[in-house]
């Protein structure tokens, strides 16, 4: 230094599952030969997937130790951060509510004359008229007693010798009780009735309006105090998740060491 082999490599890690050990399958890594098996699994047993093929081959490629961390995983801590939920005082905020006060601001009103002061009048209240509306009675109408209502009483009936009388049904007019109507007028009574009048009451309040006067004045909003209410926030606790800490596994990449065998 050439050839030809061997060992070994040809992906590896983390949860998860297992007794445990790889495998499928999820995840990260990140680029890495094929075929077959397999989550109601599949293959093994500390030399821990297994059968079949094929490359590469002692080093860029196998092997060990270190460094570096992508990722996964633990259970603790945590004046850090979010928080579903609960729990409660009426002492923080804040919503709503009530009262009481301010007028700087918005805004309404005000010289077309404000707040105030004064005079009338309403509103309310009471009585009395009108009026309206209902009910009732009268008044009018009609209709209305077999007999026990009333005038008139044919026929017929009683008295009478007679003239002439008496009672009197029907029918005719009329009438009381009473029904029914009309509702024009009259009384009466009533009223959740009245652009209505007289008089009284109130003269507190609110409206109009005259009059004095001459510049503010409401307090909606707002702003300050107090009550009362609200569990919205804050406060307390708090499942859970984030973040930091810790512990563990650890791809890939670096660095450093390590490993044959035969013939020339």
């Nucleotide at each position: 230094c050439g050839u030809g082999c061997u060992a070994g490599a040809c992906g590896g890690g983390g949860a998860g599952g297992u007794a445990g050990c790889g495998g499928u399958g999820c995840c990260c890594u990140g680029a890495a030969c094929c075929c077959g098996c397999a989550a109601u699994c599949c293959g093994c047993u500390a030399u821990a997937g297994c059968g079949g093929g094929g490359u590469c081959g002692a080093a860029u490629u196998c092997c060990c130790g270190g460094u570096c961390g992508a990722g996964g995983g633990a259970g603790u801590g945590u004046u850090g951060c979010c928080g579903a939920c609960g729990a409660g005082a009426a002492a923080u905020c804040g919503g709503c509510g009530g009262c009481g006060g301010g007028u700087a601001g918005u805004g309404g009103c005000g010289u077309c004359g404000a707040u105030g002061g004064u005079c009338a009048g309403g509103u309310c209240c009471c009585u009395c008229g009108c009026a309206a509306u209902a009910a009732g009675a009268a008044c009018c109408u009609g209709c209305a007693a077999a007999c026990c209502c009333c005038g008139u009483c044919a026929g017929g009936a009683c008295c009478g010798g007679a003239a002439g009388g008496u009672a009197g049904c029907a029918g005719c007019g009329g009438u009381a009780c009473g029904c029914a109507g009309u509702c024009a007028u009259u009384c009466u009574u009533a009223u959740g009735u009245g652009c209505c009048g007289a008089g009284g009451a109130c003269c507190a309040a609110c409206c109009u309006g005259g009059c004095c006067g001459g510049a503010g004045u409401c307090a909606a909003c707002c702003c300050c105090g107090c009550c009362g209410u609200u569990g919205g926030a804050g406060c307390c606790g708090g499942a859970g998740g984030c973040g930091c800490a810790u512990c563990u596994c650890g791809a890939c990449a670096c660095c450093g060491g390590g490993u044959g065998c035969a013939c020339g």
Overview:
Model confidence (mean pLDDT): 79 of 100. A computed fold for a 264-nucleotide RNA from a marine sediment metagenome, annotated as Bacterial large signal recognition particle RNA. Rfam family: Bacterial large signal recognition particle RNA. About the family: The signal recognition particle (SRP) is a universally conserved ribonucleoprotein involved in the co-translational targeting of proteins to membranes. Rfam classes the family as a non-coding RNA gene. RNAcentral holds the sequence, with entries from MGnify.